[in-house]
A computed fold for a 529-nucleotide part of an RNA from Symphyocladiella dendroidea, annotated as large-subunit ribosomal RNA, domain V. A source record names the gene rnl. The full RNA is in RNAcentral, with records from ENA.
Context: one part of a larger RNA
RNA sequence: UUUACAAUAAGACGGAAAGACCCUAGAUCCUUUACUUUUAUUUUAUAUUGUGAGUAGAUUUAUUAUUUAAGUAGAAUAAAUGGGAGUAAAAAACUUUUUUGAAAUACCAUUUUAUGAUGUUUAUAACUAACUUAAAUUUUUUUAAAGAAAGUGUAAAAAAGAAAGUUUACUUGGGAUGAGUACCUCCUAAAAAGUAACGGAGGUGUGCAAAAGUAAAAAUCAAAAAGAAGCGUAAUAGUUAAUUUUUGCUUGAUAAUAAAAUUAAUAAAUUAAAUUAGGACGAAAGUCAGUUAUAAUGACCCGAAUUUAAGAGUGGAAUUAAAUUCGUUUAGCAAAUAAAAGGAACUCUAGGGAUAACAGAUUCAUCAUGAUUAAAAGUUCGUAUUGAAAUCAUGGUUUGAUACCUCGAUGUCGACUCAUCUUAUCCUGAAAUUGAAAUUAAUUUCAAGGGUCUAGUUGUUCGCUAGUUAAAAAGGUACGUGAGUUGGGUUCAGAACGUCGUGAGACAGUUCGGUCCCUAUCUAUUGUA
Numbered sequence: 001u002u003u004a005c006a007a008u009a010a011g012a013c014g015g016a017a018a019g020a021c022c023c024u025a026g027a028u029c030c031u032u033u034a035c036u037u038u039u040a041u042u043u044u045a046u047a048u049u050g051u052g053a054g055u056a057g058a059u060u061u062a063u064u065a066u067u068u069a070a071g072u073a074g075a076a077u078a079a080a081u082g083g084g085a086g087u088a089a090a091a092a093a094c095u096u097u098u099u100u101g102a103a104a105u106a107c108c109a110u111u112u113u114a115u116g117a118u119g120u121u122u123a124u125a126a127c128u129a130a131c132u133u134a135a136a137u138u139u140u141u142u143u144a145a146a147g148a149a150a151g152u153g154u155a156a157a158a159a160a161g162a163a164a165g166u167u168u169a170c171u172u173g174g175g176a177u178g179a180g181u182a183c184c185u186c187c188u189a190a191a192a193a194g195u196a197a198c199g200g201a202g203g204u205g206u207g208c209a210a211a212a213g214u215a216a217a218a219a220u221c222a223a224a225a226a227g228a229a230g231c232g233u234a235a236u237a238g239u240u241a242a243u244u245u246u247u248g249c250u251u252g253a254u255a256a257u258a259a260a261a262u263u264a265a266u267a268a269a270u271u272a273a274a275u276u277a278g279g280a281c282g283a284a285a286g287u288c289a290g291u292u293a294u295a296a297u298g299a300c301c302c303g304a305a306u307u308u309a310a311g312a313g314u315g316g317a318a319u320u321a322a323a324u325u326c327g328u329u330u331a332g333c334a335a336a337u338a339a340a341a342g343g344a345a346c347u348c349u350a351g352g353g354a355u356a357a358c359a360g361a362u363u364c365a366u367c368a369u370g371a372u373u374a375a376a377a378g379u380u381c382g383u384a385u386u387g388a389a390a391u392c393a394u395g396g397u398u399u400g401a402u403a404c405c406u407c408g409a410u411g412u413c414g415a416c417u418c419a420u421c422u423u424a425u426c427c428u429g430a431a432a433u434u435g436a437a438a439u440u441a442a443u444u445u446c447a448a449g450g451g452u453c454u455a456g457u458u459g460u461u462c463g464c465u466a467g468u469u470a471a472a473a474a475g476g477u478a479c480g481u482g483a484g485u486u487g488g489g490u491u492c493a494g495a496a497c498g499u500c501g502u503g504a505g506a507c508a509g510u511u512c513g514g515u516c517c518c519u520a521u522c523u524a525u526u527g528u529a
Stems, first nucleotide, its partner, number of pairs: 003529006010523003014518002022352006028344004034166005041158008050127002054124006062118005076105001079111005086094002132145005169181003178198001182204006205333001206232001207291002212250006219244001221227001230239002233296001235294003254277004260271003266334001279288003302327009359406001360404001361402003365399001367395006376386002413488001414486003418480001419477005426451003429446006453467005494512004498507003
């Protein structure tokens, strides 16, 4: 070195199961003061549903009859007010007149007090023939109880997550929590315009009948230039031939058409000459379609108001169309509906390394180690020793950042077993310097051959404690090692406590319990022949 056999399990990101964690999209089950419904159930009315002048209430609004507050006077028991000379077929009678009195009677109208009747209505009894129940009866039916109730139908109202269907946004250096979502100003923005980020700063959801229009002013800092102050509010730009301030007169903070440009995916947005009507101010020329400019806002549908037009034989109306205006914190602001919250560790499906947790990779702020400079300590003296502030490297053991391999699976802490490597050396070895007399030491250089503990507590690594030792070094190896072991911890299903939540449930809070599969094909290693 080759072959064969027997072994070991370090690797083949070994086998097994389209990852159960995480995210995205969906499903299912559960909860509730999410939304919208359904029903149980309750109440009222009504039908099935009949009898009798029962009893007791009510009657402001019904009809009718009687009646009303007894002083004195007055025919006499004058409720009140207004009209009123007659009322009535006639007679008789009443009234006026007269009298009395504060007030006068007939008749008409209205109001008031009380009582009765009728009607209406409330409550509660009664009856028996519907209807119901029970017993007997072959059937027909009979008896008893109960009874206009109950049951049932219809209508209206109320009403249970009891049940059903659904919703519960997006952005996001994974998701959750937080924050944001439209518009305006500045910087970032790289001297045209434009330009992103969960980049850095701030404002808006209007105000003003003058803070608007116009005319005038001998109003206004500064030599000039540039620029303050002021210009309702943020910021930026602009502004003194004033866009500021004051005063006079006014309402252009008008109506109807708008070319052309700017911006721009669209929809929108912006500037705006000119024409017509009728005006304000000004001597006139002229200026005026709000405000120094840039924010102060909302599509379509639907509804409301006004005007105009149409109106199915005719006249109307319903209704329809057009123009203008009004109604959305539709603020998740290009607005899914008129109308919507949560839980899942009992979970499930489709996917994702487009996206997190382990490990790797990149980076190295942090971390570890070293170097430069040397203020200050060291009696004096920077460099025996210690060394602030500042600067530069190396490493890849910490905490991070990133999200590049892996989600059709790369098993996670610690312990056990077995190790192997590095040196930035704890011991043992060899040196240099010393503020090294010796002993004992300090710092530094070389050196990895060998070595580098046992107990108690804790799942612990770590740490603390006790006792030894020459010493009880630091690290890498998928925080070495689960196809080698374990399974105490973390991280499924059961259960409990505390806390949070209305609740389903939840908690880097606690507690008890809780299935670790693989017969070795290849590489590698060992042994035998």